[in-house]
Context: one part of a larger RNA
């Protein structure tokens, strides 16, 4: 070399399970609350079932009666109006009733007396009558409300009775009693309230998600001499202000420097000269402006109405610029300017609602209601092209459909960061850069650190330790040199050199790290941070629990703690042993 056997797993990104981690989905469920809308429990209150006293006090409506002091004025004048006469004792006459008492009712006449009218204060005059006003007092009447109380509604209870066929001490009927009631209860209506129940929502960019920050106008840079250009590239600003800070007509020149000039000074007002726009512009930025676009004075509202030819820019929606033509004004002698501000920021569709105006429509026909137009008004709808009038957590108990479009292990590419290392010498070394050490630079290698995220998420097993390789040399020690701020011994640097060699123990899951006792030494990598179809399973990294903390909670914690299933009969290839050709 070639068949077999008997083994041993380094490889076939071996084999199982469309990854459970991470992301994503206008996916799903559990849970949980001061998310949102809603249910049901449960208070609360009206009404109905539901009646009959009485007490109370409150409102309305009437009856009758009281009350009202300034001064002056006979006086205790509420107002207001009519009013010129109003009460009227005692006698005397008529009727009628009588209890036979000139006892009492009605009516007439007369008629003292009193008050007015008159006077006389006062704004206002009294007697009488008639309405009213303030504060009160008594009666009626009708209401809602409280308290109380009856019973017949309703309700509870009965080892009270009765039951016709027997039983009925059946959670039943009948009657009777007894208690409680106009309550409870139950329907009905609003209002209030429990994640107790339930339907949902929790925005997107994003050098992986989360945290952070951002989202919409305006101005420069980046942008690469038309225009436009993107990044979580770089620097700012804005969600107004102004009735003059608009229009117009006219006037002026502003800010530094020098040298003067009372106070007076660096700096107030003045003079002179030389700079030429550096002053100013309401505010950011940049691009304009000098007899002006900057400062003033005058007189005004063009910060109008209806239109609009033609452009800019542009997926669209919006945005901007604009001569002319009519109306009728403003400045100005006129010519002419004037449809807001030097320019560019200073902002919200549509849907609904609201208010003024309208020669508009008006469900048979006339009006109205309601609509329509014109005009203005209501949204940090600021996640600013706005999904809804209205919405937020967790999930390690979890699921599903994807994704290497996008993280964690590891490879691969870079090689910014990292190790090494060389060049250049300013300096340190007493003196002398270059024995030794080198600042400020500049150049390369290597792929062991962090990183970018290129391959794999229909799966490539993650730390450590154990057991067992190879290998690099940038060399720890063991050979061999050179320099030396090498006397010697011991160092220090550099140069060849990878043949062997690199210990044992204490904590820790540790890799390190630290501690100890040795050694000639106690080397740095690489090998999927070699090595889990070879072991382990302390450690991370499910599901149980405790604790710090933190959240109202659910539940979280590169905080800590205790317990926590490691499959596999080897096909090929490789390897070891052995047969036999």
């Nucleotide at each position: 070399c070639c068949u077999g056997c008997a083994c041993c797993u380094g490889g076939a990104u071996a084999g199982a399970a469309a990854c459970a981690c991470c992301c994503c989905a206008u996916g799903a469920a559990g849970c949980u609350u001061c998310a949102c809308u809603a249910u049901u429990c449960c208070c609360u209150g009206g009404g109905a079932u539901u009646g009959g006293g009485u007490u109370u006090g409150g409102g309305c409506c009437u009856u009758u009666c009281c009350u009202g002091c300034a001064c002056a004025g006979c006086u205790u004048a509420g107002g207001u109006g009519g009013a010129a006469g109003g009460c009227g004792a005692a006698g005397g006459c008529c009727u009628c009733c009588u209890u036979c008492g000139g006892g009492g009712a009605g009516g007439c006449c007369c008629g003292a007396g009193c008050c007015a009218u008159c006077a006389g204060u006062g704004a206002g005059a009294u007697a009488c009558c008639a309405c009213u006003c303030u504060g009160g007092a008594a009666g009626a009447g009708g209401u809602a409300g409280a308290a109380u109380u009856c019973u017949a509604a309703c309700c509870u209870u009965g080892u009270g009775u009765c039951a016709a066929g027997a039983c009925c001490u059946a959670g039943g009927g009948g009657c009777c009693a007894a208690g409680g009631a106009a309550u409870a209860g139950u329907c009905u209506c609003a209002g209030g309230u429990a994640g107790a129940u339930a339907a949902u929502u929790u925005c997107u960019a994003u050098a992986g998600g989360g945290u952070g920050u951002a989202g919409g106008c305006c101005u420069c840079c980046u942008g690469a001499a038309a225009g436009g250009u993107a990044a979580u590239g770089g620097a700012g600003g804005c969600a107004u202000g102004c009735a003059a800070a608009g229009g117009u007509u006219u006037c002026c020149u502003c800010g530094g420097g020098c040298c003067g000039a009372a106070u007076g000074g660096a700096g107030a007002u003045u003079g002179g000269c030389c700079c030429u726009c550096g002053u100013g512009u309401g505010c950011a930025a940049a691009g304009g402006c000098a007899g002006a676009a900057g400062g003033g004075a005058g007189c005004u509202u063009g910060a109008c109405u209806a239109c609009a030819a033609g452009a800019c820019c542009c997926a669209c929606c919006u945005g901007u610029c604009g001569a002319g033509c009519a109306g009728g004004g403003a400045c100005g002698a006129a010519a002419g300017u004037u449809a807001g501000c030097c320019u560019u920021a200073g902002u919200g569709a549509u849907c609904c609602g609201a208010c003024a105006a309208u020669g508009c429509c008006a469900a048979g026909u006339g009006g109205a209601a309601g609509g329509g137009u014109c005009a203005u008004c209501g949204c940090u709808c600021a996640a600013u092209g706005a999904a809804u009038a209205a919405a937020a957590g967790u999930u390690a108990c979890u699921c599903u459909a994807g994704g290497g479009a996008u993280a964690a292990c590891a490879g691969g590419c870079u090689g910014a960061u990292c190790u090494u290392u060389c060049c250049c010498a300013a300096g340190a070394g007493c003196u002398c850069a270059u024995a030794u050490c080198g600042a400020c630079g500049g150049g390369a290698a290597g792929g062991u650190u962090u990183g970018g995220a290129c391959c794999u998420c229909g799966a490539u097993g993650u730390c450590g330790g154990c057991u067992c390789u190879u290998c690099g040399c940038c060399a720890c020690c063991u050979g061999g040199a050179g320099c030396u701020g090498u006397a010697g011994u011991a160092u220090g640097u550099u140069c060849c050199a990878a043949g062997g060699g690199u210990u044992g123990g204490g904590u820790u899951g540790u890799u390190u790290c630290c501690c100890u006792a040795u050694u000639a030494a106690a080397g740095c990598g690489a090998u999927a941070c070699g090595u889990g179809a070879g072991c382990u399973g302390g450690g991370u990294u499910u599901a149980g629990a405790a604790u710090g903390u933190u959240g109202u909670g659910a539940g979280a914690u590169a905080g800590u703690u205790c317990a926590g299933u490691c499959c596999a009969u080897a096909u090929c290839u490789g390897g070891u042993g052995u047969a036999g050709g």
Large-subunit ribosomal RNA, domain V from Olea europaea var. sylvestris, 581 nucleotides, folded computationally. Its mean pLDDT, the model's own confidence on a scale to 100, is 82. Rfam family: Bacterial large subunit ribosomal RNA. Rfam links the family to the GO terms ribosome and structural constituent of ribosome.